About this RNA:
RNAcentral holds the full RNA, with entries from ENA. Small-subunit ribosomal RNA, 3' major domain from an uncultured prokaryote, 476 nucleotides, folded computationally. Rfam family: Bacterial small subunit ribosomal RNA. The coordinates come from a structure-prediction model, not an experiment, and the mean pLDDT is 84.
[in-house]
Context: one part of a larger RNA
RNA sequence: UGACGGGGGCCCGCACAAGCGGUGGAGCAUGUGGCUUAAUUCGAGGCAACGCGAAGAACCUUACCUAGGCUUGACAUAUACCGGCCCGCUGUAGAAAUACAGCUUUUCUUCGGAACCGGUAAACAGGUGCUGCAUGGCUGUCGUCAGCUCGUGCCGUGAGGUGUUCGGUUAAGUCCGGCAACGAGCGCAACCCAUGUCCUUAGUUACCAGCGGAUAAUGCCGGGGACUCUAAGGAGACUGCCCGUGUCAAGCGGGAGGAAGGCGUGGAUGACGUCAAGUCAGUAUGGCCCUUAUGUCCGGGGCUGCACACGUGCUACAAUGGCCGGUACAAUGGGCAGCGAUAUCGCGAGAUGGAGCAAAUCCCCAAAGCCGGUCCUAGUUCGGAUUGGAGUCUGCAACUCGACUCCAUGAAGUCGGAAUCGCUAGUAAAGGCGUAUCAGCUACGACGCCUUGAAUACGUUCCCGGGCCUUGUACA
Repeated sequence: UGACGGGGGCCCGCACAAGCGGUGGAGCAUGUGGCUUAAUUCGAGGCAACGCGAAGAACCUUACCUAGGCUUGACAUAUACCGGCCCGCUGUAGAAAUACAGCUUUUCUUCGGAACCGGUAAACAGGUGCUGCAUGGCUGUCGUCAGCUCGUGCCGUGAGGUGUUCGGUUAAGUCCGGCAACGAGCGCAACCCAUGUCCUUAGUUACCAGCGGAUAAUGCCGGGGACUCUAAGGAGACUGCCCGUGUCAAGCGGGAGGAAGGCGUGGAUGACGUCAAGUCAGUAUGGCCCUUAUGUCCGGGGCUGCACACGUGCUACAAUGGCCGGUACAAUGGGCAGCGAUAUCGCGAGAUGGAGCAAAUCCCCAAAGCCGGUCCUAGUUCGGAUUGGAGUCUGCAACUCGACUCCAUGAAGUCGGAAUCGCUAGUAAAGGCGUAUCAGCUACGACGCCUUGAAUACGUUCCCGGGCCUUGUACA
C1' cells in the first nucleotide's frame, strides 16, 4: 500500500421487510448430468453452464458411427509432358458415389496455340485434429457500481503519501465550503434515439367537421385542409418564480403556473481493472500433429436412445370457472418462387379457384371483454396425458424421426415438504398478436407489439452484494 475480520461508523441496491404472482408436488415440452450405444459429434460448469452456441438436426445441415469409393484430391495458384475432349444423352452394374460401353461432338486462332477436361510428375491443397495456459478480435461478470489515475509542488531514507481526507450535499469523486496543495485526464452528467404537450409547414394511399351528390350500406364520389394521423422543422423544464430552511453556499421541503418538476419516462452508452473467466467449432493466427488419411465423395444410421437425477418452461388441478350462441375494440410487423380476398366443397386440418397488391392503397389479422343460456362441487360438461383408427399438408422421401385435423380413449393432478425466484406503475399479473430462422416443423423457445390492469414499501435490526472513512492482523 492492499486484502481479510462472526471489528466500528456512514450510505446505497426488489438486499431484507410490506405486498402480488410463481418454482419445488402432477403431466408434457426443452436443456443438462448419468446410463446405454457401432455412434448417441463438439463446446458451455456457482452467481456469470443447463429453452446456452442452435434465429429451425427427417436427407442436407453434420463435425459422430457403419458400409462402399477417391488420392494433386470436393476447393486455390502455378509449371512440364501426353491426349482430345469438355458438356449432354442412352444402356449395363450399383444403395448411391462411381465405373464401363455406346452415341453426339466444340469455340477463338497470328495455325504455334489458348479456353476446358482427363492422365503422369512434383510444388502444394485440405484438416470442425490439439493447445483459449502461446495469441488477435469479440463477449460475459463485478456494475451504469462511482470510482481509477496523471503533471507540477509539498512530505517521507524508501515503499509511498498528499491531491481523492474533512463538514455539508447529491443518483453520482454531483456540487459547495474548508484544507500544502494547484490543476488536469479516463469515468459521472450533458450532447444521441424514442416517448409524453403545443405550434408551423405539407396533405396521398391517411382523415371527414361544414357543403353537395349517390347507395341496401361504406370517405363511395365532388370537394375540404378544420380534426385524427403521417414526417420534417421548431417551442417547451432551467430549481426559472414564490415561501421556508441551510454557512444565507451547494442544496433540501412546500407551493404556483404547466402536458410534463426537480435525472419527466424508457433506451443506446460499460472508466482503470478482476476472474490465466468464455470462445483455436464464427473468422483470423503462432506452435505441434495427420498427408492412399485425422483429407475428401456417397448410401444408411446417429445427434431424437432411457432405470434415473437436476435446471428452464407450458398446461392444469376449476365456478373470478368450463361449454354453447350472439356481439365489440389493437399495435408492432410481414408479403412476388410471396401475401392471398369474394365464392364453392369438406365436421375439420384443408382443397378448388384466383380478384387485388412490390403495398399508409391489396392481403395476413385478435383474445381475454360484454350480453344471454347451461353445468352445481363431482376426479365432474374440470383436466387433457396416453393409446387405437381415419385423414390433411410440406417435401425426392415423414419407418427410425414432422406438424396439424377428426372420431374414440380418457392417465396423473383437488394448489404442492425443506427450500427458492421475479416484480415498485402503465410495473406485476392476465390476454392474445407479429417477426426472424424456415420447403415443412419439435416454438410451450427467443425478440418485439398492443389489450385489461393491481397490491405494497412502517422501516434499515437482520440475510446477500456494493461504496467511503477508520481500526486490528503472525496474510501478500